[in-house]
RNA sequence: AACUUAUCAAGAGAGAUGGAGGGACUUGGCCCGAAGAUAUCUCAGCAACCUCCGUGAUUGGAACGGUGCUAAUUCCAUGAGGCAAAUGCCGAAAGAUAAGGG
Numbered sequence: 001a002a003c004u005u006a007u008c009a010a011g012a013g014a015g016a017u018g019g020a021g022g023g024a025c026u027u028g029g030c031c032c033g034a035a036g037a038u039a040u041c042u043c044a045g046c047a048a049c050c051u052c053c054g055u056g057a058u059u060g061g062a063a064c065g066g067u068g069c070u071a072a073u074u075c076c077a078u079g080a081g082g083c084a085a086a087u088g089c090c091g092a093a094a095g096a097u098a099a100g101g102g
Stems, first nucleotide, its partner, number of pairs: 003100006013043005021032003025079001027077003044070003049066002051062004074094001081090004
């Protein structure tokens, strides 16, 4: 790396560095961006998978620690399919994260 399980409609931004594209990939939209985005670092915060406490159990609580996250539903659709049919819904795949696994 493969693989397994769970979740993905909620939540949470300031500063510094840096200087051109960025929002995973295809295609089409729509957005963000020299009033400095994306990214990296620091601090702060959110959440509660691991963790800790309690319970017979469902499950309730905590947030020191390991991760994660902090524009837009995973930004939307599309790259299975299905249902109703202006368009919407379900859902697969893909992706992300966690805990395993090797």